[in-house]
RNA sequence: GCCCUUGUAGCUCAAUUGGAUAGAGUACUGCACUACGAAUGCAGGGGUUAGAGGUUCAAAUCCUCUCAGGGGUA
Numbered sequence: 001g002c003c004c005u006u007g008u009a010g011c012u013c014a015a016u017u018g019g020a021u022a023g024a025g026u027a028c029u030g031c032a033c034u035a036c037g038a039a040u041g042c043a044g045g046g047g048u049u050a051g052a053g054g055u056u057c058a059a060a061u062c063c064u065c066u067c068a069g070g071g072g073u074a
Base pairs, nucleotide, nucleotide: 001073002072003071004070005069006068007067010026011025012024013023019057028044029043030042031041032040050066051065052064053063054062
């Protein structure tokens, strides 16, 4: 250089053939419980779906370019 693959919440991951308000666990915050904590229960906040553009009535998903990680190849 070329080819493949991954990028979604602080972290680890879902999201069906493009269609419902983008969710779960964990972490964080508050409350309950407790003499105080931990544990447990309940509630809550947190997202430019790596960036830009395009296709479409509709894009995390499809196409193009760029960036970053991983793998392969002479």

This is a predicted structure of a 74-nucleotide RNA (transfer RNA) from Methanothrix sp. NCBI's taxonomy places the organism under Archaea, Methanobacteriota, Methanomicrobia, Methanotrichales, Methanothrix. Its mean pLDDT, the model's own confidence on a scale to 100, is 80. Its Rfam family is "tRNA". Rfam links the family to the GO term triplet codon-amino acid adaptor activity.